[in-house]
RNA sequence: UAAUAAUGUGAAGCGCCAGAGCUUAUGAUAAAAUGUUAUCUAAGCUGACGAGGACAGGGUUAAUCGAGAUUUUCGGCGGGUGCCCUGCGGUGAAUCGCCACCGUUAGAAGUCUACAAAACCAUUGAGUGAUUGAUGGGACAAAAAGGCUUUAGCUGAUAG
Repeated sequence: UAAUAAUGUGAAGCGCCAGAGCUUAUGAUAAAAUGUUAUCUAAGCUGACGAGGACAGGGUUAAUCGAGAUUUUCGGCGGGUGCCCUGCGGUGAAUCGCCACCGUUAGAAGUCUACAAAACCAUUGAGUGAUUGAUGGGACAAAAAGGCUUUAGCUGAUAG
């Protein structure tokens, strides 16, 4: 240094980095001319800002909403509360069956109402550097949730 085993910790704009860009090296090579450029090697840095979202099992991948000085929040891999099927459960003014829509806040439509972080500024820490942490100040969302209104099955069976 690598592999294996055990234990602990850690997550969903979450984790990682082989493309890309950037930084360093009395590094290497080539050209030029005087604090240069390009390539290679090695080691590093960047690589999603929050809100929201979980009945169970299986499957699947371009999985909701906005913010951003929208240049990399690019590109890639993995995962994932999304979606599909099934089961169970709920609503559709008795029960069952079928059907439709939903998921325990459990039908749909309309309308009303709310809240954030990064960014930014200041202070401060780490690093040769690219970069990065912390503290304080300080704004601005949408979807949603909730309230209100409207509205929703069948040539089926049984009972009243």